[in-house]
This is a predicted structure of a 735-nucleotide part of an RNA (large-subunit ribosomal RNA, domain II) from a Patescibacteria group bacterium. The prediction has a mean pLDDT of 81.
Context: one part of a larger RNA
RNA sequence: GCCAACGAGUUUGUUCUAUGUGGCUACAUAAGUCCUUUUAGGAAAUAUGUACAGUGAAAGCGAGGGUUAACUGCCCGUAUAUUUCACUUCCAUUUAACGCCAAUGUUAGUGUUAAGUGGAAGUGAAAUCAGAGUCGCAUGGACAAGACCCGAAGCCGGGUGAUCUAGCCAUGGCCAGGUUGAACUUUAGCGAAAGCUAAAGGGAGGACCGAACACACUAGUCGUGCAACACUAGGUGAUGAGCUGUGGUUAGCGGUGAAAUUCCAAUCGAACUCGGCGAUAGCUGGUUCUCCUCGAAAUAGCUUUUGGGCUAGCCUCGGAUGUUGACUACUGGAGGUAGAGCACUGAAUGAGGGCGGGUCUUCGGAUACCGUCUUUAAUCAAACUCCGAAUGCCAGUAGGUAUAAUCCGGGAGUUAGACUAUGGGGGCUAAGCUCCAUCAGUCGAAAGGGAAACAGCCCUAACCGCAAUCUAAGGUCCCUAAAUAUAUGCUAAGUGUCAAAGGUGGUGUUGUGACUACGACAGUUAGGAGGUUGGCUUAGAAGCAGCCAUCCUUUAAAGAAAGCGUAACAGCUCACUAACUAAGUUGUUUCGCGCCGAAAAUUUAUCGGGGCUAAAGCAUAUUACCGAAGCUGCGGAUUCUAGAACUAUGUUCUAGAGUGGUAGAGGAGCGUUCUGUUUAGCGUUGAAGUUGUGUCGUGAGGCGCAGUGGAGCAAACAGAAGCGAGAAUGUUGGC
Numbered sequence: 001g002c003c004a005a006c007g008a009g010u011u012u013g014u015u016c017u018a019u020g021u022g023g024c025u026a027c028a029u030a031a032g033u034c035c036u037u038u039u040a041g042g043a044a045a046u047a048u049g050u051a052c053a054g055u056g057a058a059a060g061c062g063a064g065g066g067u068u069a070a071c072u073g074c075c076c077g078u079a080u081a082u083u084u085c086a087c088u089u090c091c092a093u094u095u096a097a098c099g100c101c102a103a104u105g106u107u108a109g110u111g112u113u114a115a116g117u118g119g120a121a122g123u124g125a126a127a128u129c130a131g132a133g134u135c136g137c138a139u140g141g142a143c144a145a146g147a148c149c150c151g152a153a154g155c156c157g158g159g160u161g162a163u164c165u166a167g168c169c170a171u172g173g174c175c176a177g178g179u180u181g182a183a184c185u186u187u188a189g190c191g192a193a194a195g196c197u198a199a200a201g202g203g204a205g206g207a208c209c210g211a212a213c214a215c216a217c218u219a220g221u222c223g224u225g226c227a228a229c230a231c232u233a234g235g236u237g238a239u240g241a242g243c244u245g246u247g248g249u250u251a252g253c254g255g256u257g258a259a260a261u262u263c264c265a266a267u268c269g270a271a272c273u274c275g276g277c278g279a280u281a282g283c284u285g286g287u288u289c290u291c292c293u294c295g296a297a298a299u300a301g302c303u304u305u306u307g308g309g310c311u312a313g314c315c316u317c318g319g320a321u322g323u324u325g326a327c328u329a330c331u332g333g334a335g336g337u338a339g340a341g342c343a344c345u346g347a348a349u350g351a352g353g354g355c356g357g358g359u360c361u362u363c364g365g366a367u368a369c370c371g372u373c374u375u376u377a378a379u380c381a382a383a384c385u386c387c388g389a390a391u392g393c394c395a396g397u398a399g400g401u402a403u404a405a406u407c408c409g410g411g412a413g414u415u416a417g418a419c420u421a422u423g424g425g426g427g428c429u430a431a432g433c434u435c436c437a438u439c440a441g442u443c444g445a446a447a448g449g450g451a452a453a454c455a456g457c458c459c460u461a462a463c464c465g466c467a468a469u470c471u472a473a474g475g476u477c478c479c480u481a482a483a484u485a486u487a488u489g490c491u492a493a494g495u496g497u498c499a500a501a502g503g504u505g506g507u508g509u510u511g512u513g514a515c516u517a518c519g520a521c522a523g524u525u526a527g528g529a530g531g532u533u534g535g536c537u538u539a540g541a542a543g544c545a546g547c548c549a550u551c552c553u554u555u556a557a558a559g560a561a562a563g564c565g566u567a568a569c570a571g572c573u574c575a576c577u578a579a580c581u582a583a584g585u586u587g588u589u590u591c592g593c594g595c596c597g598a599a600a601a602u603u604u605a606u607c608g609g610g611g612c613u614a615a616a617g618c619a620u621a622u623u624a625c626c627g628a629a630g631c632u633g634c635g636g637a638u639u640c641u642a643g644a645a646c647u648a649u650g651u652u653c654u655a656g657a658g659u660g661g662u663a664g665a666g667g668a669g670c671g672u673u674c675u676g677u678u679u680a681g682c683g684u685u686g687a688a689g690u691u692g693u694g695u696c697g698u699g700a701g702g703c704g705c706a707g708u709g710g711a712g713c714a715a716a717c718a719g720a721a722g723c724g725a726g727a728a729u730g731u732u733g734g735c
Stems, first nucleotide, its partner, number of pairs: 001735006011145003015142010026050003033043004054061002064076004081128020102107001148286002151283001155276006166250009175240001177209003180205001184201007213237003217234005252268001254264002261270001289669006299312005313414002315411007323402001327399007339387001340385002345381003349377009358367003417443004421438006448459003463636004468632001470630001474626003477610003483623001485622006496612001502596003506593003511588005523580005529553003534548003559574001562573003637659010670724001672721008681713002689708008
């Protein structure tokens, strides 16, 4: 890892509550007693419980009670229904008789009486169930218990451990070899002596070197190892606070510790083991068959509360009310947002004027200074408003029958939300950021189509089947279903197929000027002069270093010169003019599409790819087609509502509205084991189980046939559960 088996909402309660159903109408009994066919059943028994009356904290009072000194008050209470029959009264109507009256008449109308029918009110009687309950059974929920299951670390009690290891006690054992050479002694010499020197002896030391032995400082190996701490090569101590054998001793709220919380049997900030014990777990994981109906929440308040709860909100089921609902139209309201404005409060500019101060003054005034008031122009504001919408909100009237609304009761789940759009706060008008709002949308709990892929974007809501139809978003060259569509333009950048300020004589387009066949613009040829080298300055200054002036003449035209140049001249151009040529030239502006700006790391890599240029790009317009689980068509299933029929309380038919779904609520079923009753059921002429196959059912599943198997088993109706596994690092077994 796989397979098989086992594996989780149970049981009890002289507890409560709701729903369904049954008995009685007051209900139900216990102990004890008696009887019988004696693990049991029955009978009488009526203590007791609930109900029949409430209210008050209570004493208590009582159809009333409480509150208060007292309530005209306030709070909680005090039931009277339906059907049938009889009688009385009233109203309406039919018929008969009598009367009145319009009209020629049949006849109509009207009044009284009698009878019949219908309705209303009252009285009386009966019944029913309700009022009104109570006791069983079943189911949902609550409470107390282990309370759906598994899971701690821990706490406490009784014991077991010092064969590992720490200390201690008793008794034993061990330390190759080499070195150094303390005290002390002796001898010799010296000395008055004390003593000194030398030599020899001697053999001290937590002395030295170094094996055994003990240790563990370094590196490597190993690291599913030889090994739950080893191996190899080095290293340290090695007569000492040394090492070591055996026996003993100290025990967990403890011991031991040359002290590291170290060790106390691979376990130590409190050993191990059994018990209390199914400790507790607001936490994690798991929780087993099917179909049908509806279907959430991630919000508010409070919380030693923020990953938990309680109440409300939102869901479901039952009952009641019955048009009250969402929404639409109209009518009537309250308001201070968006916008706007400067009338207030503030902010912030320019100009003018008045007054006061400062400075200067020739005292007449002046002033680019300061303050304040005022006029005028143009502004700004979440905590400004002289104004002021659209929406939204509140109410009324009308429409509105919806899987609407409201109320009461049983059961929940949810209270970590996400993104998008819009209005805002925080932040950097940063974030796939954060916090509000919109009864916003989607996801959550939603599959399908589009966006290459892509919970939250766009389109659209999947009951089932169909090789049918029409469409949405989005598309129609190939991958890839459908236009190599039509018309007119644009783009040359592969722009399209990322990006800004800024730049652009790329190109198209709009408007408006100027010149132009009396010849424009460009080009070619020619001229571009004289006074004059203007004056000044200067070494020089002659159009052209600089300053001043910038005239006149001849002309078709020519500046006291726009540029190059010279030391200064000279020289070459330009403006300006003529001729030749010949038809448009030039300035500015609007809009469209481009271009530059443009640098990143494995590989093109910012069209999904191929590839695309009068597009397969962009813009405008048009037609056709494709395209979804959408709509439609055909067949079928099912829920609810309405109607009809019938074999009448469920079956069929018709019509309408539905049938995505997590948490969750509700309904209907399948199967397993056992029990009871029935089938005078099945079975060695083959039961259960099992393999294969066919068939029926929406499904859980059922039934048949053929093998295998070899002795038990089924159906119907009831009942009871150790009742359904794929997950729990599940448990056990097998491989």